This is a predicted structure of a 73-nucleotide RNA (transfer RNA) from an uncultured Bacilli bacterium. Its mean pLDDT, the model's own confidence on a scale to 100, is 81. Its Rfam family is "tRNA". By type it is a transfer RNA. About the family: Transfer RNA (tRNA) molecules are approximately 80 nucleotides in length. It was read from a public genome assembly.
RNA sequence: GGACCAUUGGCGCAGCGGUUAGCGCGGGCCCCUUAUAAGAGCUAGGUCGCAGGUUCAAAUCCUGCAUGGUCCA
Numbered sequence: 001g002g003a004c005c006a007u008u009g010g011c012g013c014a015g016c017g018g019u020u021a022g023c024g025c026g027g028g029c030c031c032c033u034u035a036u037a038a039g040a041g042c043u044a045g046g047u048c049g050c051a052g053g054u055u056c057a058a059a060u061c062c063u064g065c066a067u068g069g070u071c072c073a
C1' cells in the first nucleotide's frame, strides 16, 4: 500500500427498509429466608462508531472517514 470482516446499554451478542431497538449476564428496588446463596417479580440504562447520501421511511442500502482484527504484498 491492497483485500476482507467487525463496530448496537457496563460486558457478551441478536436484530428480513416500517410497529416501542431486543436477549443473556451485570446494576437498582422488592418478595422469599433467622441470614446468605439460589429462586420469583419490577425497574433504570442506547446520539445503533462518525459524517454525508438514497428513500415517504435507514441500526439495516450506498460513499467517505475512524478504531480493532485477519490475510496479501
Base pairs, nucleotide, nucleotide: 001072002071003070004069005068006067007066010025011024012023013022018056027043028042029041031039049065050064051063052062053061